Predicted 3D model of RNase P RNA and transfer RNA as a complex of 453 nucleotides. Rfam match: Bacterial RNase P class A. The family's RNA type in Rfam is ribozyme.
């Protein structure tokens, strides 16, 4: 100098004049002053919490959802960091929903002789017959052919042809031994093959998991026909089947007696009907900065120091001047690369809505650090 | 701000691993003097979209995009 990989940070600046939300101070009050005022994803709402209510004695188990190599981090995760395997690349590096298919059911279109208990299309070999290329019998899977996939794979040896039938390497399997906390790797001798694939099919193993969601929730206020319908529980005591009955007792009315009425509601669902107000929740919190110590690292932990939007159909906005990355035109210089005068352009996605942690998606250009390889020079 | 549904031919809808239908609309044709009805006959699809599992994806899972819809407070 080219070409690739990682990781991170930034993503217009400074003022002036009007202007919106919010605190704080002064003031009866208009109002003044003055502090703060949008992100890395504030977005999708995909996951894990905080917090509020329901709903449950408290575990277990079922049943539905999830999650799935080991190990460590966290409050918790499906997040995040180290590692093993497997894959892709010359390397740096990156990908992977990465338990279990010898528990058990299923499913493998078409094409094939057969899609998994097995089984033989063209073949190859042996024997019979007819009599020179066919039939029948039996033997085998080595070739060929189908397929996405053919019941280990290669080379020898064996045989009538073959074949784990038999040996060597490689695959596979359960064991032993060593190294690892573990996933798992190295070694060893053994077994002749028995074990296709698919669990983002059902399923089996292990964990995890109660419901709902700040329009949760709780207060106060105003307004309405304080309405109707249907269900659950309950309705002073006894029989009975709810309606019936007999016993007891209150209460209003009543001059007394008899009589008459009335004593039990509460939560649900829907239908009508009212109101579009306040105030909590609500922002200090697994916070933020810097430094120091523990750890390969997520990350944890000591010290100091900040005082961080809180709106509530919802504020963070327009203008204007300078500068600025860019990009474009018109000059000068300069063999060029480029350097300079100028007028002009003008800023990526996108913006809080109870609050945190992650994931994912969307981002125009700029700026730093580590790696790898290649050419050059020393 | 929270929580559900669902996207397949021009319409409305089926199809929930093995290569996409069915009803209506539409083409031509018969029939008729011309139409309508009848009958025969024909096409039509990036199955929202993009990765991914699998031999194989409309179907199974994950992002994303789109559209409909529900939740308020009193009494």
């Nucleotide at each position: 100098g080219c070409g690739g990989a990682u990781g991170g940070c930034u993503g217009g600046a400074u003022g002036g004049c009007c202007g919106c939300g919010u605190g704080g101070u002064g003031g009866c009050a208009a109002c003044a002053c003055u502090g703060c005022g949008a992100g890395g994803a504030a977005a999708g709402u995909c996951c894990g919490g905080a917090c509020u209510c329901c709903a449950c004695a408290g575990a277990a188990c079922g049943a539905c959802g999830g999650u799935g190599c080991c190990g460590g981090g966290u409050a918790a995760c499906g997040c995040c960091c180290g590692g093993c395997c497997g894959g892709g690349g010359a390397a740096a590096c990156c990908c992977g929903a990465g338990g279990g298919a010898a528990a058990g059911c299923g499913c493998c279109a078409c094409a094939g002789a057969a899609a998994a208990c097995a089984a033989a299309c063209c073949g190859c070999c042996u024997g019979c017959a007819c009599c020179u290329g066919u039939g029948c019998a039996g033997g085998u899977a080595a070739g060929g052919g189908u397929g996405a996939a053919a019941c280990g794979g290669u080379g020898g040896g064996g045989u009538a042809a073959a074949a784990g039938c038999c040996c060597a390497c490689c695959g596979c399997g359960a064991c032993c031994u060593u190294g690892g906390u573990a996933a798992c790797a190295a070694g060893g001798g053994c077994g002749g093959c028995a074990c296709g694939g698919c669990a983002a099919g059902c399923c089996c193993c292990a964990c995890c998991g109660g419901g709902a969601g700040c329009a949760a929730u709780g207060c106060c206020a105003a307004a309405u026909a304080g309405g109707g319908a249907c269900c659950u529980c309950g309705c002073g005591g006894g029989c009975a089947a709810u309606u019936g009955c007999c016993c007891a007792g209150g209460g209003u009315u009543g001059u007394u007696u008899u009589g008459a009425c009335c004593c039990a509601g509460a939560g649900g669902u829907c239908c009508g009907g009212g109101u579009u107000g306040g105030c909590a929740g609500c922002u200090a919190g697994a916070u933020c900065u810097g430094u120091c110590c523990g750890g390969u690292a997520a990350c944890g932990g000591g010290c100091a120091g900040g005082g961080c939007a809180g709106a509530g159909g919802a504020a963070u906005g327009g203008u204007c001047a300078u500068c600025u990355a860019u990009g474009g035109g018109c000059g000068g210089g300069g063999c060029a690369a480029c350097c300079u005068g100028u007028c002009u352009u003008g800023g990526a996605c996108a913006a809080a809505a109870u609050c945190c942690g992650g994931c994912u998606u969307a981002u125009a250009g700029g700026c730093c650090a580590u790696c790898c390889g290649c050419g050059c020079a020393u | 701000g929270c929580c559900c549904g669902g996207g397949u031919a021009g319409c409305u809808c089926a199809g929930g691993g093995g290569u996409a239908g069915a009803g209506c609309a539409g083409u031509g044709g018969a029939c008729u003097g011309a139409a309508a009805a009848u009958c025969c006959u024909c096409g039509u699809g990036u199955c929202g979209g993009u990765g991914g599992u699998u031999c194989a994806a409309a179907u199974c899972c994950g992002c994303c995009c789109c559209c409909g819809g529900g939740c308020a407070c009193c009494a």